[in-house]
């Protein structure tokens, strides 16, 4: 340089055009407990960026950025 794949809360991770964007761990609050831990209930927290297609985009397309793998 070329080819392929990936990018979603702090971390992991579902989603395959219309969802309130699931779930787990973690964090915070409350309950429980003499206290901690465990357990129960609840809360905050995310779609890499810019365009395009569409009535509607996390989802499809293009470019960019970052990452992974392969290859000269």
């Nucleotide at each position: 340089g070329c080819c392929u794949c990936c990018a979603u809360g702090g971390u992991c991770a579902a989603g395959c055009g219309g969802u309130c964007a699931a779930g787990a761990c973690g964090u915070c609050g409350c309950c429980c407990u003499c206290u901690c831990a465990c357990g129960g209930c609840g809360a905050a927290a995310a779609c890499u960026g810019c365009g395009g297609u569409u009535c509607g985009a996390u989802u499809c397309c293009g470019c960019a950025u970052g990452g992974a793998g392969g290859u000269g």
Background: Predicted 3D model of a 72-nucleotide RNA (transfer RNA) from a Clostridia bacterium. Rfam family: tRNA. Rfam links the family to the GO term triplet codon-amino acid adaptor activity. The prediction has a mean pLDDT of 83. The sequence was found in a public genome assembly.